[in-house]
RNA sequence: AGUGAGGAUAGAGGUGCAUCGGUCAUCAUUACACAGUUUGAGGAUAAUGAGAUCCAUUGACGAUUGUGGAAAGGGAUCGUUGCCGAAGUAACAGAUAACUCAUUAUUUACUGUUGCUGGUUCUGCUAUUGAAUAAAUACAGGACUGUCGUAUAGGUAACUAUAUGGAGGGCUAUCUGACGC
Numbered sequence: 001a002g003u004g005a006g007g008a009u010a011g012a013g014g015u016g017c018a019u020c021g022g023u024c025a026u027c028a029u030u031a032c033a034c035a036g037u038u039u040g041a042g043g044a045u046a047a048u049g050a051g052a053u054c055c056a057u058u059g060a061c062g063a064u065u066g067u068g069g070a071a072a073g074g075g076a077u078c079g080u081u082g083c084c085g086a087a088g089u090a091a092c093a094g095a096u097a098a099c100u101c102a103u104u105a106u107u108u109a110c111u112g113u114u115g116c117u118g119g120u121u122c123u124g125c126u127a128u129u130g131a132a133u134a135a136a137u138a139c140a141g142g143a144c145u146g147u148c149g150u151a152u153a154g155g156u157a158a159c160u161a162u163a164u165g166g167a168g169g170g171c172u173a174u175c176u177g178a179c180g181c
Stems, first nucleotide, its partner, number of pairs: 002179002006176006014084001016083003020079005032068007042055004046104006087117008097107002118145007126138004147166008
C1' cells in the first nucleotide's frame, strides 16, 4: 500500500413510523332526559355474597307511544411535531382506577425485563377486540421493495441484470482506534 475488530457521529429504505390539533361522515330512529299509557314491588353501583348510600304504592323495574337528543373509541382527510426499533406485539413482574370487603372476570394511564418483526401491501366469511361486512392485532399464504452475501452473464472497473439466501445487534459514509507493513 492495505484490512476495518472495538467505539463515536451522521445518514438511507418510502403509500416509511408514531404523537398532537382541526374538519367530515359513522356511531345513532342509539345512550340519556321529559311527557302519556300499561304493569304492580322492587330497583341502582361488572357477577356472586355481605355492607353502605340513593330511588320507590305521591307507582320502582319492565313494556310501549310521542318530543328532544349526545359522547368516547375507531375511520377518512388536512396540517404540526418528533423520528428510522422509527414503532408494533407477546409473556412476566410492578403499579393505577372502576362505592367498601372477599372471590372471579374484564378493562385502564404508566414503568421495567426478555423474546419476535427490515419495510409496505393483498388474501383468509381463521381467532380476538369492535356498533360494523370499517379498522386494528395475531397466525398462515402471496406480491412488491430496500440492504448485504453467493452464483451466472455483460463490463477495464465502478456497476447492471437474473436467480438464490440471511437479518436491523443489520447496511452505507466519516472520524477515532486496532491489525499489518
Molecule: Lysine riboswitch aptamer
Organism: Virgibacillus sp. AGTR